[in-house]
The RNA shown here (transfer RNA) has 74 nucleotides and comes from Deltaproteobacteria bacterium RIFCSPHIGHO2_01_FULL_43_49.

RNA sequence: GGGCACUUAGCUCAGCUGGUUAGAGCGCUACGUUCACAUCGUAGAGGUCGUAGGUUCGACUCCUACAGUGCCCA
Numbered sequence: 001g002g003g004c005a006c007u008u009a010g011c012u013c014a015g016c017u018g019g020u021u022a023g024a025g026c027g028c029u030a031c032g033u034u035c036a037c038a039u040c041g042u043a044g045a046g047g048u049c050g051u052a053g054g055u056u057c058g059a060c061u062c063c064u065a066c067a068g069u070g071c072c073c074a
Base pairs, nucleotide, nucleotide: 001073002072003071004070005069006068007067010026011025012024013023019057028044029043030042031041032040050066051065052064053063054062
């Protein structure tokens, strides 16, 4: 330098054929349970869906560029 894949909650990851409110597990907070801790139960907080444009009535989802990470080739 070229090609491919990935980027979504603090971490690990889902998200179907574009459809109006974005989810799970773990973790965190509060409460209950316990003498206490752990476990368990209930509730809650936490997201500019990498960035910027474009297409569309409507974009996490499609297109383009850029950035980052990984792999392959040279």

The source organism's lineage runs through Bacteria, delta/epsilon subdivisions and Deltaproteobacteria. The coordinates come from a structure-prediction model, not an experiment, and the mean pLDDT is 80. Its Rfam family is "tRNA". It is annotated as a transfer RNA.